[in-house]
RNA sequence: GCUUGCGUAGCUCAGUCGGUAGAGCAGCGCAUUCGUAAUGCGCAGGUCGGGUGUUCGAGUCACCUCGCAAGCU
Numbered sequence: 001g002c003u004u005g006c007g008u009a010g011c012u013c014a015g016u017c018g019g020u021a022g023a024g025c026a027g028c029g030c031a032u033u034c035g036u037a038a039u040g041c042g043c044a045g046g047u048c049g050g051g052u053g054u055u056c057g058a059g060u061c062a063c064c065u066c067g068c069a070a071g072c073u
Stems, first nucleotide, its partner, number of pairs: 001072007010025004019056001027043005049065005
């Protein structure tokens, strides 16, 4: 330099054909317990790496760009 994959909550990851952004763990509150752990219920937490475009509508499609990984030279 070229090619491919990945980037979504604090962490690990889903998200189907473009149609309300989700789960588990972690955090907080309540219940339970003599107390703790465990368990149950609830709450909070997101510019979907950034930008532009297409579209009535984009995490998803196109282009540019940034970061990481792998391969090739």